A computed fold for a 108-nucleotide RNA from an Actinomycetota bacterium, annotated as c-di-GMP-I riboswitch aptamer. Lineage of the source: Bacteria > Bacillati > Actinomycetota. The prediction has a mean pLDDT of 80. Rfam family: c-di-GMP-I riboswitch aptamer. Rfam links the family to the GO term cyclic-di-GMP binding.
[in-house]
RNA sequence: UCCCCGAAAAGGCAAACCCAUCGAAAGGUGGGGACGGCACAUAGUGCCCCUGGCAAAACUACAAACCUAACCUCUAGUUUACUAGAGUAUGGUGGUUGAGUUGCCGAA
Numbered sequence: 001u002c003c004c005c006g007a008a009a010a011g012g013c014a015a016a017c018c019c020a021u022c023g024a025a026a027g028g029u030g031g032g033g034a035c036g037g038c039a040c041a042u043a044g045u046g047c048c049c050c051u052g053g054c055a056a057a058a059c060u061a062c063a064a065a066c067c068u069a070a071c072c073u074c075u076a077g078u079u080u081a082c083u084a085g086a087g088u089a090u091g092g093u094g095g096u097u098g099a100g101u102u103g104c105c106g107a108a
Stems, first nucleotide, its partner, number of pairs: 012054002017032006035095001036048005049052001058101003062098003065093003072087006
């Protein structure tokens, strides 16, 4: 000097949950809000101190995975077009992973 890694600082984003709203639902949007570890009696309780999320938690549904099942298909019931169950993505999740694009700082 270069490369890899990423502490701190600055800035940014915001899980669960609550309210409003859109949607059949999953989920989305807006406002509020902020995510630790261990043990046990299995979903709550207790304990602890280091007192708590993300460097891509920005964007993109291409691939996988997962979620939902409106429409459709099948079966059953019987109120004869309604109910229940099963299957199914064309719906969704980028804070599930991979992939692609962009990107702040630079201690040890």